[in-house]
This is a predicted structure of a 375-nucleotide RNA (Bacterial RNase P class A) from Lachnospiraceae bacterium 45-W7. It is recorded under the gene name rnpB. Its mean pLDDT, the model's own confidence on a scale to 100, is 75. The model forms 93% of the base pairs in the Rfam consensus. It matches the Rfam family "Bacterial RNase P class A". Rfam links the family to the GO terms ribonuclease P activity, tRNA processing and dimeric ribonuclease P complex. It is annotated as a ribozyme.
RNA sequence: UAAGUGGGGCAGAUAAUCGCGGCUGUAGGCGUCGAAAGACCGCAGUUGAGGAAAGUCCGGGCUUCACAGGGCAGGAUGCCGGUUAACAGCCGGUGGAGGCGACUCCAAGGACAGUGCAACAGAAAUAUACCGCUGCUUGCAGCCAGAUUUCUUGCGGAAUCUGGUCACAAACAGUAAGGGUGGAAGGGCAGCUUAAGAGACUACCGCCUGUCUGGCAACAGGCAGGGCACAUGUAAACCCCAUCCGAAGCAAGGCCGAACAGGAGCGUUGACGUUGCCCGCCAGCUUCAGGUAGGCCGCAGGAUCUGACUGGCGACAGGCAGACUAGAUAGAUGAUUAUCCACGACAUAACCCGGCUUACCGCCCCGCUUAUUUA
Numbered sequence: 001u002a003a004g005u006g007g008g009g010c011a012g013a014u015a016a017u018c019g020c021g022g023c024u025g026u027a028g029g030c031g032u033c034g035a036a037a038g039a040c041c042g043c044a045g046u047u048g049a050g051g052a053a054a055g056u057c058c059g060g061g062c063u064u065c066a067c068a069g070g071g072c073a074g075g076a077u078g079c080c081g082g083u084u085a086a087c088a089g090c091c092g093g094u095g096g097a098g099g100c101g102a103c104u105c106c107a108a109g110g111a112c113a114g115u116g117c118a119a120c121a122g123a124a125a126u127a128u129a130c131c132g133c134u135g136c137u138u139g140c141a142g143c144c145a146g147a148u149u150u151c152u153u154g155c156g157g158a159a160u161c162u163g164g165u166c167a168c169a170a171a172c173a174g175u176a177a178g179g180g181u182g183g184a185a186g187g188g189c190a191g192c193u194u195a196a197g198a199g200a201c202u203a204c205c206g207c208c209u210g211u212c213u214g215g216c217a218a219c220a221g222g223c224a225g226g227g228c229a230c231a232u233g234u235a236a237a238c239c240c241c242a243u244c245c246g247a248a249g250c251a252a253g254g255c256c257g258a259a260c261a262g263g264a265g266c267g268u269u270g271a272c273g274u275u276g277c278c279c280g281c282c283a284g285c286u287u288c289a290g291g292u293a294g295g296c297c298g299c300a301g302g303a304u305c306u307g308a309c310u311g312g313c314g315a316c317a318g319g320c321a322g323a324c325u326a327g328a329u330a331g332a333u334g335a336u337u338a339u340c341c342a343c344g345a346c347a348u349a350a351c352c353c354g355g356c357u358u359a360c361c362g363c364c365c366c367g368c369u370u371a372u373u374u375a
């Protein structure tokens, strides 16, 4: 310098004006409503989204309900150790896969409990003989050797028979080494044996069993034995084994509470039945219950944030100092102007927090790897 890889940070800036939500104050030429408390408006000050606020996929706090204990059903998780409030997260390892490498990826228990499925291709898919290889038999042609007959003066030729050899074809048998198909063809590879072959036998590797050493463990390494069987794959197919899980969610839930209707009470209240009394009924007044409209809380001081320190490889834990940083309920963050540049992406809290996943214009910083060049 180029290519790559892991991690972290920023998310237009500045100023002015207008507008909006929260909070505090209010002395508003005695603002509006109200008996008051107070509310509303105005004014002044202050404050006001994110790294993902998103998807709502996991886990927890909190709340209400349920709950003697156990089981069934259902769901989740699944190498080991750690971390945490908890997790399917994270950290550190093991094993496997990819990459020259930095590094990345993996739900990674069980397929001798049982059941299911395995398209297409291929001869055969849990069992097979298509090609090939080999043996035997038969057929056929050639070649070689011998014998007989015949032609020829002779060399030699022809025919028949016997034996041998090689090639081809067919039937039968052996074979799983080789070819071809497939994700998968009965451990791999080399040798020995064999008619040809084959764990039939032998070495090495793999696998299984036992044992020893190291490690908390997953596991790794060594030694000995087993000729390899219970037969291939699939359990994010049913299933088996182990561990964990009560349900619903802030429209949870708690407090206050009109109007109308309802219950009870009152008689020195009024109207009507009725001129008067009792009584009835309606109104009135008082009061009660329910908890609607509405209001308040939940609801922003928290597994919080920032800084440095200590312990730990790390996730993380601990104490110390400092900070307070949105809280709406039809739901606030926007608009305009000016200047600058790299010309600005994805996207807007709704009870809170820890993760995961997904979206994203670009820019900056740090560690490491590979290649090349220079010193």
Base pairs, nucleotide, nucleotide: 001371002370003369004368005367006366007365008364009363010362012340013339014338015337016336017335018334020048021047022046023045024044025043026042028041031040032039033038050346054357055356057355058354059353060352061351062249063248064247065246074245075244076243077242078241079093080092081091082090083089094108095106096105097104098103109240110239114238115237116234117233118232130179131178132175133174134173135172137170138169139168142165143164144163145162146161147160148159149158150157151156187205188204190202191201206228207226208225209224210223211222212221213220214219253297254296255295256294262288263287264286265285266284269283270282272280273279304323305322306321307320309318310317311316341344